[in-house]
RNA sequence: GGGCCCGUAGCCUAGCCUGGAUAGGGCGAUAGCCUUCUAAGCUAUAGACCGAGGGUUCGAAUCCCUCCGGGCUCA
Numbered sequence: 001g002g003g004c005c006c007g008u009a010g011c012c013u014a015g016c017c018u019g020g021a022u023a024g025g026g027c028g029a030u031a032g033c034c035u036u037c038u039a040a041g042c043u044a045u046a047g048a049c050c051g052a053g054g055g056u057u058c059g060a061a062u063c064c065c066u067c068c069g070g071g072c073u074c075a
Base pairs, nucleotide, nucleotide: 001074002073003072004071005070006069007068010027011026012025013024020058029045030044031043032042033041051067052066053065054064055063
């Protein structure tokens, strides 16, 4: 230098191909209930506008372009 894959809450992950929208789930956190206490269990709450920027569109996490970071691979 070429090719391919990945980037979504503190952590992990679904959704992307087939654009429709308050972005879902698990762990964790906080509060409450329960318990002699803790753990476990139950309930509730908060937390991401999707790596950055731009474009297309009525509408973009999803399509297109550029860039950034990581991984694999070829030379």